[in-house]
RNA sequence: GAGGGGGCUCUGGAGAAUCCCGUUCCAUCCGGGUGCCGAAGGUGCAAGGCAGAUGCCGAAUCUCUCAGGCAAAAGGACAGAGUACCGUCAA
Numbered sequence: 001g002a003g004g005g006g007g008c009u010c011u012g013g014a015g016a017a018u019c020c021c022g023u024u025c026c027a028u029c030c031g032g033g034u035g036c037c038g039a040a041g042g043u044g045c046a047a048g049g050c051a052g053a054u055g056c057c058g059a060a061u062c063u064c065u066c067a068g069g070c071a072a073a074a075g076g077a078c079a080g081a082g083u084a085c086c087g088u089c090a091a
Base pairs, nucleotide, nucleotide: 001089002088004086005085007083008082009081010080011079012078017034019033020032021031022030035070036069037068041066042064044062048057049056050055
């Protein structure tokens, strides 16, 4: 000098029920029901690789909807900026 990684701070950040019933002094909070969403997390796999193998490894905003969520708030993949640090490459 180049490129990468996760951490922290700031900014942006979608979808879908303020549904129904019960209990209760009060239910957004407890119990049950129906319908939905995908962008925390998690499941599955294509190409390709490994293997004696109906096996193993293997990506996503795809997929499932387990978890989570369906007014606001919070959370939020991801993106941008800043910051301290840790590898890699080059000289």
Glycine riboswitch aptamer, 91 nucleotides, folded computationally. It was read from a public genome assembly, where an Rfam model found it.